RNA sequence: GUCCCUGUAGCGCAGUGGAUAGCGCAUUGGACUUCUAAUUCAAAGGUCGUGGGUUCGAAUCAAACCAGGGAUG
Numbered sequence: 001g002u003c004c005c006u007g008u009a010g011c012g013c014a015g016u017g018g019a020u021a022g023c024g025c026a027u028u029g030g031a032c033u034u035c036u037a038a039u040u041c042a043a044a045g046g047u048c049g050u051g052g053g054u055u056c057g058a059a060u061c062a063a064a065c066c067a068g069g070g071a072u073g
Base pairs, nucleotide, nucleotide: 001072002071003070004069005068006067007066010025011024012023013022018056027043028042029041030040031039049065050064053061
């Protein structure tokens, strides 16, 4: 240089064109408990890597760029 994969909550991931973007762990608060742990209920936490494009509608489609990983010379 060329090609491939990945990028979504603090971490690990799901979401193949429509609804309020979800799950687990973690965090915070309540209940329970003499206290802690465990259990249970709830809450907070997201420019969906970036900016544009297509579309009535984009996390999702196509191209470019950025970052990480891999293959090849």
Molecule: transfer RNA
Organism: Trichonephila inaurata madagascariensis